[in-house]
RNA sequence: GACUCAUCCAGAAGCCACGAGAGACCCGGCUCGUUGACGGGCUGGCAACCGGCCAUACGGCACGGUGCCUCUGCCGGGAGCGAUGAGGA
Numbered sequence: 001g002a003c004u005c006a007u008c009c010a011g012a013a014g015c016c017a018c019g020a021g022a023g024a025c026c027c028g029g030c031u032c033g034u035u036g037a038c039g040g041g042c043u044g045g046c047a048a049c050c051g052g053c054c055a056u057a058c059g060g061c062a063c064g065g066u067g068c069c070u071c072u073g074c075c076g077g078g079a080g081c082g083a084u085g086a087g088g089a
Base pairs, nucleotide, nucleotide: 003087004086005085006084007083008082013043014042015041016040021032022031023030025078026077027076028075029074044069045068046067049065050064051063052061053060054059073081
C1' cells in the first nucleotide's frame, strides 16, 4: 500500500503566530472567514476503535497507541468516492 471489517445526524475550548480563503475531488447550492477562518504551535477537552487494568455478568477506568474538538462526510448529484480505527502477503 492493494484489500477486509467496523464507524461516520452524539460529544469537545482557549491562547500565540501567519494572512485569505475554507468546507477531500467535480458540478449546483449553502455555511464559515480580516470580529483573522482553513492549516501550524502550546495548553486544555471529547470520545472509547485497539492494547492494558478492574469486574468476570452487564459493564467500568482513561494508563498506553491513535483519532477528533463550524454546519449530518454541511445538502443534492457523480465517481462508490472520502475520513478514522484494527488487520494487512
Molecule: SAM riboswitch aptamer (S box leader)
Organism: Actinomycetota bacterium